[in-house]
RNA sequence: AGAGUUUGAUCCUGGCUCAGAACGAACGCUGGCGGCGUGCUUAACACAUGCAAGUCGAACGCGAACGAUUUCUUUCGGGAAAUUUAGUAGAGUGGCGCACGGGUGAGUAACGCGUAAGUAAUCUACCUAGGCAUCUGGAAUAACAAUUCGAAAGGAUUGCUAAUACCGGAUACGUUGGAGACAAGAAAGGUGGCCUCUGUUUCAUGCUACCGUGCUUAGAGGAGCUUGCGUACCAUUAGCUAGUUGGUGGGGUAAUGGCCUACCAAGGCAACGAUGGUUAGCGGGUCUGAGAGGAUGAUCCGCCACACUGGAACUGGAACACGGACCAGACUCCUACGGGAGGCAGCAGUGAGGAAUAUUGCGCAAUGGGGGCAACCCUGACGCAGCGACGCCGCGUGGAUGAUGAAGGCUUUCGGGUCGUAAAAUCCUGUCAGAUGGGAAGAAAUGUAUAUGUAUUAAUACUAUGUAUGCUUGACGGUACCAUCAAAGGAAGCACCGGCUAACUCCGUGCCAGCAGCCGCGGUAAUACGGAGGGUGCAAGCGUUGUUCGGAAUUACUGGGCGUAAAGCGCGCGUAGGCGGCUAUUUAAGUCAGAUGUGAAAGUCCAUGGCUCAACCAUGGAAGUGCAUUUGAAACUGGAUAGCUUGAGUAUCAGAGGGGAUGGUGGAAUUCCCGGUGUAGAGGUGAAAUUCGUAGAUAUCGGGAGGAAUACCGGUGGCGAAGGCGACCAUCUGGCUGAAUACUGACGCUGAGGUGCGAAAGCGUGGGGAGCAAACAGGAUUAGAUACCCUGGUAGUCCACGCCGUAAACGAUGUCAACUAGGUGUUGGAGUGGUUAAUCGCUUCAUUGCCGGAGCUAACGCAUUAAGUUGACCGCCUGGGGAGUACGGUCGCAAGAUUAAAACUCAAAGGAAUUGACGGGGGCCCGCACAAGCGGUGGAGUAUGUGGUUUAAUUCGACGCAACGCGCAGAACCUUACCUGGUCUUGACAUCCCGAGAAGUUCUCUGAAAGGAGAAUGUGCCUCUUUGAGGAAUUCGGUGACAGGUGCUGCAUGGCUGUCGUCAGCUCGUGUCGUGAGAUGUUGGGUUAAGUCCCGCAACGAGCGCAACCCCUGCUUCUAGUUGCCAUCAUUUAGUUGGGCACUCUAGAGGGACUGCCGGUGUCAAACCGGAGGAAGGUGGGGAUGACGUCAAGUCCUCAUGGCCUUUAUGACCAGGGCUACACACGUACUACAAUGGCAUAGACAAAGGGCAGCGACUUCGCAAGGAGAAGCGAAUCCCAUAAACUAUGUCUCAGUCCGGAUUGGAGUCUGCAACUCGACUCCAUGAAGUUGGAAUCGCUAGUAAUCGUGGAUCAGCAUGCCACGGUGAAUACGUUCCCGGGCCUUGUACACACCGCCCGUCACACCACGGGAGUUGGUUGUACCAGAAGUAGUUGAGCGAACUUUUUAAGACGCAGGCUACCAAGGUAUGAUCGGUAACUGGGGUGAAGUCGUAACAAGGUAGCCCUAGGGGAACCUGG
Repeated sequence: AGAGUUUGAUCCUGGCUCAGAACGAACGCUGGCGGCGUGCUUAACACAUGCAAGUCGAACGCGAACGAUUUCUUUCGGGAAAUUUAGUAGAGUGGCGCACGGGUGAGUAACGCGUAAGUAAUCUACCUAGGCAUCUGGAAUAACAAUUCGAAAGGAUUGCUAAUACCGGAUACGUUGGAGACAAGAAAGGUGGCCUCUGUUUCAUGCUACCGUGCUUAGAGGAGCUUGCGUACCAUUAGCUAGUUGGUGGGGUAAUGGCCUACCAAGGCAACGAUGGUUAGCGGGUCUGAGAGGAUGAUCCGCCACACUGGAACUGGAACACGGACCAGACUCCUACGGGAGGCAGCAGUGAGGAAUAUUGCGCAAUGGGGGCAACCCUGACGCAGCGACGCCGCGUGGAUGAUGAAGGCUUUCGGGUCGUAAAAUCCUGUCAGAUGGGAAGAAAUGUAUAUGUAUUAAUACUAUGUAUGCUUGACGGUACCAUCAAAGGAAGCACCGGCUAACUCCGUGCCAGCAGCCGCGGUAAUACGGAGGGUGCAAGCGUUGUUCGGAAUUACUGGGCGUAAAGCGCGCGUAGGCGGCUAUUUAAGUCAGAUGUGAAAGUCCAUGGCUCAACCAUGGAAGUGCAUUUGAAACUGGAUAGCUUGAGUAUCAGAGGGGAUGGUGGAAUUCCCGGUGUAGAGGUGAAAUUCGUAGAUAUCGGGAGGAAUACCGGUGGCGAAGGCGACCAUCUGGCUGAAUACUGACGCUGAGGUGCGAAAGCGUGGGGAGCAAACAGGAUUAGAUACCCUGGUAGUCCACGCCGUAAACGAUGUCAACUAGGUGUUGGAGUGGUUAAUCGCUUCAUUGCCGGAGCUAACGCAUUAAGUUGACCGCCUGGGGAGUACGGUCGCAAGAUUAAAACUCAAAGGAAUUGACGGGGGCCCGCACAAGCGGUGGAGUAUGUGGUUUAAUUCGACGCAACGCGCAGAACCUUACCUGGUCUUGACAUCCCGAGAAGUUCUCUGAAAGGAGAAUGUGCCUCUUUGAGGAAUUCGGUGACAGGUGCUGCAUGGCUGUCGUCAGCUCGUGUCGUGAGAUGUUGGGUUAAGUCCCGCAACGAGCGCAACCCCUGCUUCUAGUUGCCAUCAUUUAGUUGGGCACUCUAGAGGGACUGCCGGUGUCAAACCGGAGGAAGGUGGGGAUGACGUCAAGUCCUCAUGGCCUUUAUGACCAGGGCUACACACGUACUACAAUGGCAUAGACAAAGGGCAGCGACUUCGCAAGGAGAAGCGAAUCCCAUAAACUAUGUCUCAGUCCGGAUUGGAGUCUGCAACUCGACUCCAUGAAGUUGGAAUCGCUAGUAAUCGUGGAUCAGCAUGCCACGGUGAAUACGUUCCCGGGCCUUGUACACACCGCCCGUCACACCACGGGAGUUGGUUGUACCAGAAGUAGUUGAGCGAACUUUUUAAGACGCAGGCUACCAAGGUAUGAUCGGUAACUGGGGUGAAGUCGUAACAAGGUAGCCCUAGGGGAACCUGG
């Protein structure tokens, strides 16, 4: 510090996700040791049991028992008394403490907390220091005793008693009150010692020391109160408030104050967010982050609040009190049913809740606290231990050497590689754990004893204090630590390995099982699932989950944006607020600088030190950006004052204009009405029909009525803030521009709320209504047509008044100001020059367009009218969907508008540009593509292939073009892969090993054959170490490795092939342009069959294709003449023979054609057109040749091959059957339907092939197929082999025929082991359909189509198929509008699996969350009223009472019970508000597998789309404005 993910690819926007750190954590797997920390985040839920606050006898009065001893007595069981236990235990009065310490975070949005101040508005027990005092009286009461009530808890009555308990008096004073005189108001004693003083010996009433008590002054620490600033979210909470705000008097408090009360006034708070609601203890700090920030508030520290819930008080220095009291409520427990008891949010612990959090431990040894003079007691504070890897830190699980690279695992290309120096083995070491032994520090005190000082005193007592010595105190714990012993011995796991992200292979599985943080893996070769081997990372831990920050500049202060990605309010005016021109003086609020105080400690950071190190701890320092006070500075901002004119405005003159409002006046046109002329149609459409018209339409002429709109001018021209505004005239009126002067003197800009204007549609009331026209009706179109088209037609459109307040209200661009190159138009002014003028030029202000530079921008683009560079202010945005929706509020008559969420769901949605593909987009061009022609197919019969069906099997493959006379250039057996049956299992075939035999040949039996059983014969070749052994080849038998498979996968593959297409394209290097994908080149202008060539050009070159080179053919030359040829000379039936090689022909080598020549056109080009010559002319004709690629095209059944499957079978052999089936459908062919013909007779002319298991002349037999003989020929020699159409003559005469030949019967021939299933051919007989073929569709542009025959491959036999050959031999092409296919350029795109694309809505089904909902049920809360416990205050107090007073049988003062009043909690009633739960039913939304209906959008998406609005419709949608 970044990365992955939208796309075919790119840039951008933008979300989602990841890598980091952290945690009071939890869960999974695993787990050796130690140190230091830490441990109910949930139910402030309920709690059994024990403990957590007592202490003081030096404040006070009482006061046991068990036991022991002694004495007496006895019925020998025992009993009584005394002493001791003991002034002990114990309770009680009294003092101090219990308000600390400890827990929790429910409440609280607050002076609660933080920070800084104030208190002249206050209090303070204990503690410290100083001063003074501590005098004198009195009356009770608990304990106790007796009686008594109650189950208990707990009381009642009577009687006795003490105090540092209570009360009176005196005195006091630096106390309080008062102006003052004056008045008011205190106290308590205890312990030790002594005899110096007093007193009588004793000793205390005395003295003395100490402690205590009272008053007072100050301190320290603590507490109360007040104030500035800071302190969460919601405006879908906008108004709140009657003690409310202030004053006066009074009360109350320690103290200010409406804190309380009476009266008076009417204030107070709030957009700088009152009130209300929700959530929350706050801070130091903690986590994260570069920081700014964000999140958080466990442990530790400070503050606050609370103590079962609510209320109120008492005591006290302090409480409205966690382990006090009272009342009410809920809950739990006890009960004798009458009544009582309780409060773990103290420490342990229990139940419950929960993913989840510990021991009913030890000790007061240390630190601290309470009481006490002290000893001491108490202390679940605290110190320790226990449990938990919960966290941080440290240590270990060994070290060195060790290669036959062992065994074994995994893998393999079978060679090896890897685990791996790893192990074993050898030599060492000893941390931890274990054993044995030793063994700290934490302890300082206090007390006591002895000795000795000091102070006090009369005192050597006492007391206080100091020194020295001895004794005394350790929970942890025999712990830390140390030494010794033994032994490598006891101690490694977890996650991951597709990318992000370090780390790869095998097996299993087969869209299953599963994984997954995101992208995404898995459908038979998964580095992504599961296992294994190996590897990577961390390590006593490792992963997962959750949460926070980071990355995220993804809320942007630092540090973002708003033309098209989300985002500028529809437009003005204007309030608050924000911001604000020039000069001078002053001030000091902001600002800046210095100083002072504070910012607790702990923590963070730095330094040093202590535990062996570290974590941890200690000491010191820094920092703490803040607040307050104070001193200064004066540039800038602010305040004050005085001015200025440039911003802004006013006045004068001139000007342009569809700016607005009101009233009036025109002409053209539509429609309607009246009249005339006139006759059969008109109208409308793609074509029609509905409609109008013989009752006279349309057309035409004249007259009239009425409403609406204003042609031409008219223009990216004008005006207006926007919406918007268009005939002409008048009136009223707003703004704008220019010029020149004068005046005011910052008067300005923006603008939250607010307010006004605001198209169309729509609404209300009243008019009006010609045309147009939602709805509606009809006619068409259509599968349907709730549409597009047509005919009608109502609201509406128009006017007046009033609402609505929205639009793609758009420049998708807020307003204002300044600055920053130009060019060229336009509208309205002004100035100036030339000119007499029309007019022309220049300058300038304002408006409105286009082009373009810098700059900006993701790009497109913007560019002085900015989207550039800056400033001011406002509005708005933060992924897509849900949704501009729900609920609530406001507005509206309604429609609806405005404000405006969440649950849930997805990993994208989006912008700009690029390359393709596509378009019922455009342009150019080509092709038997259409057109022009010729002949076919589709109808018939047959052949053949396919589908389907059938079957035991009808083997398999091929499926639009580009499967279907295709693989198959030939299924009777074989082929053959299929079926049935019979057989074989190292096998029909290959290699290796062992044994035997050479091989081979002949025969018999059985069987359908394969096969099985048996007999006879026969031993060869080579080498050597030669009665033998070995080898080669071959057969049989055996063993196991293996063979075999036309079994699967052509979607694992190679090779081969088809196709677009013989179309003209497809690319690269360098350069250049672009952020980039990419572009350029390859586009453009011509031209070509062609990316063929030329010209131009930021391109210059090159490659694969095109063309050419190759073959055949057309002309010719040369060479060569046998088997070929024959002009000349002979000869013959015959080139038969002699002869010849001229010609034909054969087959070798050459020539020839190149736009080379001429003319024209063309850019002085390429090229085209015409012509000459030529056998041939512009590629002469034909063939071979097939670019980059596309179709997961075809083929695993040609072959090869990975993987899988099979192995007495899916292999092999054999016989028979099947591939030849047959209601049917399709493709491709043949033959026909006849006279351009059939038949008969006669006659003529080819080319190219093939031939020895062959072609077979010729003779002969047969009607024929063919048979029997048989010459020649391995072929320019012989044979197949007569070519046929054609020509000539004859016949048939338009008919199911002398056409056509299917089918069938009979008889045969040939091939072959064998023609039944299932061959071909011949002869005789039979003589079906068919009379030119619907929709549709195919081929062909010249030696072509059409037509005619011939040959060959395969092959024993079997072509109407296929391949080849020649004979005869046409017609037509105006042309490119249209159909199909293709090429180039361009355009649109929401497509990229690329239009066979994408995609919208209803309906149906399932699931999910949400809204409404008659209601119902809870929480919180307001208002009004009732009620009124305990308590406090007031009042009363006839009952009751010790202290004081008096004039004392008593009265008074003072008080108590009780009653009443006020305040008030719970509770109750009524009525609201608000937030939840739930609900029949209902509404839309989201998500789902290949459901249903249509096809709305994306291309001109087939009616351009979209926005607002209204109506309509199954639905997308349609229609109007």